[in-house]
RNA sequence: AGAGUUUGAUCAUGGCUCAGAUUGAACGCUGGCGGCAUGCUUAACACAUGCAAGUCGAACGGUAACAGGCGAGAACUUUUAGUUCUUGUGCUGACGAGUGGCGGACGGGUGAGUAAUACUUAGGAAUCUGCCCAGUAGUGGGGGACAACUCGGGGAAACUCGAGCUAAUACCGCAUACGCCCUACGGGGGAAAGCAGGGGAUCUGCACCUGGCCCUUUAGGAUGAGCCUAAGCCGGAUUAGCUAGUUGGUGGGGUAAAGGCCUACCAAGGCGACGAUCCAUAGCUGUUUUGAGAGGAAGAUCAGCCACACUGGGACUGAGACACGGCCCAGACUCCUACGGGAGGCAGCAGUGGGGAAUAUUGGACAAUGGGGGCAACCCUGAUCCAGCAAUGCCGCGUGUGUGAAGAAGGCCUGAGGGUUGUAAAGCACUUUCAGCGGGGAGGAAAUGCCCUGCGUUAAUAGCGCAGGGAGUUGACGUUACCCGCAGAAGAAGCACCGGCUAACUCUGUGCCAGCAGCCGCGGUAAUACAGAGGGUGCGAGCGUUAAUCGGACUUAUUGGGCGUAAAGGGCGCGUAGGUGGCUAUAUAAGUGAGAUGUGAAAUACCCGGGCUUAACCUGGGAACUGCAUUCGAUACUGCAUAACUAGAGUAUAACAGAGGAAUGUGGAAUUCCGGGUGUAGCGGUGAAAUGCGUAGAUAUCCGGAGGAACACCAGUGGCGAAGGCGACAUUCUGGGUUAAUACUGACGCUGAGGUGCGAAAGCGUGGGGAGCAAACAGGAUUAGAUCCCCUGGUAGUCCACGCCGUAAACGAUGUCAACUAGCCGUUGGGGGGCUUGACCGACCCCUUAGUGGCGCAGCUAACGCGUUAAGUUGACCGCCUGGGGAGUACGCCGGCAACGUUAAAACUCAAAUGAAUUGACGGGGGCCCGCACAAGCGGUGGAGCAUGUGGUUUAAUUCGAUGCAACGCGAAGAACCUUACCUACUCUUGACAUCCUUGGAAUCCUGUAGAGAUACGGGAGUGCCUUCGGGAACCAAGUGACAGGUGCUGCAUGGCUGUCGUCAGCUCGUGUCGUGAGAUGUUGGGUUAAGUCCCGUAACGAGCGCAACCCCUAUCCUUAGUUGCUAACGAGUAAUGUCGAGGACUCUAAGGAGACUGCCGGUGAUAAACCGGAGGAAGGUGGGGACGAUGUCAAGUCAUCAUGGUCCUUACGAGUAGGGCUACACGCGUGCAGCCCAGGUCGGUACAGAGGGUUGCCAAGCCGCGAGGUGGAGCUAAUCCCAGAAAACCGAUCGUAGUCCGGAUUGGAGUCUGCAACUCGACUCCAUGAAGUCGGAAUCGCUAGUAAUCGCGAAUCAGAAUGUCGCGGUGAAUACGUUCCCGGGCCUUGUACACACCGCCCGUCACACCAUGGGAGUGGGUUGCAAAAGAAGUGGGUAGACUAACCUUCGGGAGGUCGCUCACCACUUUGUGAUUCAUGACUGGGGUGAAGUCGUAACAAGGUAGCCG
Repeated sequence: AGAGUUUGAUCAUGGCUCAGAUUGAACGCUGGCGGCAUGCUUAACACAUGCAAGUCGAACGGUAACAGGCGAGAACUUUUAGUUCUUGUGCUGACGAGUGGCGGACGGGUGAGUAAUACUUAGGAAUCUGCCCAGUAGUGGGGGACAACUCGGGGAAACUCGAGCUAAUACCGCAUACGCCCUACGGGGGAAAGCAGGGGAUCUGCACCUGGCCCUUUAGGAUGAGCCUAAGCCGGAUUAGCUAGUUGGUGGGGUAAAGGCCUACCAAGGCGACGAUCCAUAGCUGUUUUGAGAGGAAGAUCAGCCACACUGGGACUGAGACACGGCCCAGACUCCUACGGGAGGCAGCAGUGGGGAAUAUUGGACAAUGGGGGCAACCCUGAUCCAGCAAUGCCGCGUGUGUGAAGAAGGCCUGAGGGUUGUAAAGCACUUUCAGCGGGGAGGAAAUGCCCUGCGUUAAUAGCGCAGGGAGUUGACGUUACCCGCAGAAGAAGCACCGGCUAACUCUGUGCCAGCAGCCGCGGUAAUACAGAGGGUGCGAGCGUUAAUCGGACUUAUUGGGCGUAAAGGGCGCGUAGGUGGCUAUAUAAGUGAGAUGUGAAAUACCCGGGCUUAACCUGGGAACUGCAUUCGAUACUGCAUAACUAGAGUAUAACAGAGGAAUGUGGAAUUCCGGGUGUAGCGGUGAAAUGCGUAGAUAUCCGGAGGAACACCAGUGGCGAAGGCGACAUUCUGGGUUAAUACUGACGCUGAGGUGCGAAAGCGUGGGGAGCAAACAGGAUUAGAUCCCCUGGUAGUCCACGCCGUAAACGAUGUCAACUAGCCGUUGGGGGGCUUGACCGACCCCUUAGUGGCGCAGCUAACGCGUUAAGUUGACCGCCUGGGGAGUACGCCGGCAACGUUAAAACUCAAAUGAAUUGACGGGGGCCCGCACAAGCGGUGGAGCAUGUGGUUUAAUUCGAUGCAACGCGAAGAACCUUACCUACUCUUGACAUCCUUGGAAUCCUGUAGAGAUACGGGAGUGCCUUCGGGAACCAAGUGACAGGUGCUGCAUGGCUGUCGUCAGCUCGUGUCGUGAGAUGUUGGGUUAAGUCCCGUAACGAGCGCAACCCCUAUCCUUAGUUGCUAACGAGUAAUGUCGAGGACUCUAAGGAGACUGCCGGUGAUAAACCGGAGGAAGGUGGGGACGAUGUCAAGUCAUCAUGGUCCUUACGAGUAGGGCUACACGCGUGCAGCCCAGGUCGGUACAGAGGGUUGCCAAGCCGCGAGGUGGAGCUAAUCCCAGAAAACCGAUCGUAGUCCGGAUUGGAGUCUGCAACUCGACUCCAUGAAGUCGGAAUCGCUAGUAAUCGCGAAUCAGAAUGUCGCGGUGAAUACGUUCCCGGGCCUUGUACACACCGCCCGUCACACCAUGGGAGUGGGUUGCAAAAGAAGUGGGUAGACUAACCUUCGGGAGGUCGCUCACCACUUUGUGAUUCAUGACUGGGGUGAAGUCGUAACAAGGUAGCCG
């Protein structure tokens, strides 16, 4: 410090997720030791049991228990005595209960309540303070009771009543009172207590002296506490108003103390947008955690403060409480009960139940530290110190060290060689931390008290205090820490991960299953992602997971974000509060910056040291605590104050432009309607129609009239207005703007939360008006449907007046104001200048100002773009945004007549949603161009028959594959057996085929029997080749196991080959340049071409694969050569023929050349490329044809040509044999053949090819047969012989438009040929038969010249079997205006929400399942307001009743007190009525989610009616 994830890719925006640190944690697996910490976060839920606050006999009366002493008695024995028992005695040590004092207000727990009576920081004045410190003055003299106790009574108990006795440091007077309190300044008021030790004297005690403790008064201190002020301190405005003791004053009361704290009266205030009130949540802080910091989150342990103690209320006592282990009352709960009544409060320490994912022992000790009481000893202390449990956390240590290659075994992988685990193990040599056993052994302990000495006090060598010295005692932890010894590598390693992020990879299993997953995602037969294994990586007594916080996240942005299009500028003004503000001077010192002082507790964190072996931990010092307050000085800037200024702003004067606004009136054109005239059959409307109108006279046309609405031309990125918006003309009223020049005011300015006004269209209310248009509605069309688009009608509405509504894609998707920052070109309004003109008007040019447009530098921007009219650089203020959906929705408030508007969530759900730009693809987008693509033609298919292929059906099998173009006369250039892969039956199992091993035999040939055959069982012939004589090679048979074999599966695991777009003109690269980038440029543009062909231009320059050319055939000529080919001339010969001699001239053959290149001329064109025309030429613009197929697309085809991974079968899915099937047949389709005839059929005659094939062959002549063919055998291994008569054509004859002299299917009969074999199932011949069919619906195919059409010939395959296929020649057309349309393609451009790319994407209803949520008759809880009722305990007030020790008394009584009664306040509780919140509710509304449901097709392309907003 970043990374993953939206896309085909890119850059942004933006969310989600991860890596880090942390925790009072929990869970899973695992677990050796020690140190230091920490340990109910949930039910402030309920609690059994034990303990947690007592102490003082030196305050008191005393003596229940214990011990001792003394006295008395009894028993026993060891008999002057002892022991035991009984009893008396408070005499002593002590002490139960009680009176009294001090302490139970500390310590300990918890965080319910509390948003301020809290806390934090800094201040303040009107207070109290036990014990403590140091002062002041005292401590005199009396009195009356009440507990305990005794007696009696009640009660189950708790407890209680009555009578009687008694003490005090308990209680009450009196005296005194410096200082103290009150005061009207005269005065008045108010205390106390003793106790123990010592001393001498005394009979003893009292008294006395002494010093100690205690007591009283009072003023200080210290400590602690109370009160007040300011600032800080969480969320909600879907909480906007709250408040009657409320705010203030006066009098009074009350308190320790100020104060409405309380009360009476008076006034009407007080708080609040700087957020009152209300609701929800919450103890606050030092700090902890995270972070670079600013911040964020938290408030366990430790420390400070607060609050609480079963819930609510209340006071008492006291220095202090409204009191955790006190009291009273009410309530809930639990327990006891004799049913009458009582008892209780673990949020103390342990512990129990419950709740929960989850949190410990009913331990030891007061040894230390501290606290209470006490003179002290001492007692108490679940505070505390320790121990126990828990890997809960942090820190430290160990589980061994060295050596050891045969790189052992085993595991795993393998390309079979090896690699890896791995020096790892074993082995050898060492060591012993920790744990274990045995032994030793610090420190935590200082003392108090006791003894001695000295000093002080004192009469005192007592006592007490202080100082010093001495002896001795005190340890829970504790088997302490630590040290020594002993033995032995011995007792001690796991967890997670290994697709990317993120370090670490292979095998097996599984097969969208099981499962994983933090995000992206993985799994559908080769999974580094599941599970296991081997290996590896990380951390390590831990490791992972989950939860939570911060970080990363600049993702709430002060530091440090944004708002044209991504979320986001309010529809627009005016203006309040607020914020902010020109220039000069003076004063002030609030802000601001600087110094000092106080404070900011300690601990924590940081720095430097110290102590535990180290560390964690503990500890000393320092700095820091960024804060607050006080004070001193500074004055630039801001503020405040005063005085001035004119540049901002405004006012006045004079002009100017304008659809600015409001009202009133006027005008013409047009539509419609009405009346009249002319006129006749249609009009109207559409893609085409129909509804509609019209013979009752329409439409058309002319004249007249009525009425309403809107204002053509002018008209313009022209004008005006804040926006919405404004358009005939005239008048009246009125707002704003601009210009020029001066004068005046003197900062008066800008923005603007709330507020207020304006605000298109539609809509609403009332009343008018209504021509045209036109929601709704009706009809007609269209359509599968058509509640649409189109048509004919048509009502609200549109118009006017008045009043509402308050929203729009109210847009420049751009808030207002101000300043600054290059220019150029228009245009509107004004001012100035120049030029021309005699002058005006006008035109033109320049400057300036205010608008309004276009381009553009810098700069900005994600890009697009913006660019003085900023989206640049700055300042001021306002509004708004924070992932998509849910949702601008629900609920609530407000507004509205309503419609609805404004404000405005959550649950739930997804990992995206989005912007700009890029490359493609696509479009019922555009432009340009091409192609037998259309058109123009010729001939077909589709109808019939047959052939052939295919689908379907059938079958034991009808083997398999190919399936739009690009499967279907295709693989198959040829299924009777074979082929053959299929079916049935019979057989074989190392196999029909290959290699290796062993044994035997040459191989091979002839033959018998059984069988359908394979096969089985025999018989005979034969005995080879090489040799180093051992044997070897080839072949055959048998055996054994490794293996063979598979046309089984997967073409979606593959290679190779092929089809297709397409012989279309495209597809790319290097360097450079542009762009943040994907990418672009080049390759686009202007021409041109068949062509990315060429030229020109050009940030491109070049290059590659394609195009073309090079290759083959063909068209002309030349050279060479001349047999088997040819024959002009010469000669010979024949009935005739190059037949022969001869010849190379010609044709031809087959080698090599020439030729054609836009080369030449003219025109067009940019003078280019090129095109058009012409000449010449056999051929002219790639001459014609062929081979040749770029990058890629279709998971195209083929595992059945072949090869091949994986998988499956192995006496069978392999192999052999026979027979059958592939040839089936209600039917559909494709491709063909031959036809339906006169351009023809039939018959007869005559002519002209090319290219092929032939020895297992082609086969001549001759003869036979009507013919297929037979016979025959010449020739030919082929320019020689044969197949082999070419046919159409031509000549002649006949047929005469008919189911025929057309057509030939089908069937019967007879044959031929091939072949082991023509039954299933061959071809051909002859005779006979003579079907459909008379030119073919919708639709559809081929072809542009030697082409179509037509005619025949040949070949491959092949024993035989073409209408198919591949070739060959003969005859030989028609048409192309042209590119609008259909199809396909190319280039450019445009739109896009597509990228699996339009066979795309995608919307809504309905149906089903699940989820959360709104409404809902209601129902049940919680909280709370108001109005009442009620009134325990208690306090205060009153008091007619009752009782009454201290004091006073005139002795009657009084004062005072207690009880009772009563009034006020008030908790629980009750009633009524509201508010609010939670839960639930038949039914219901929408929403979300869910691989393959229904209906349509709304959006994305002009999405097929442009879309969208209201």
Predicted 3D model of a 1510-nucleotide RNA (small-subunit ribosomal RNA) from an uncultured prokaryote. It matches the Rfam family "Bacterial small subunit ribosomal RNA".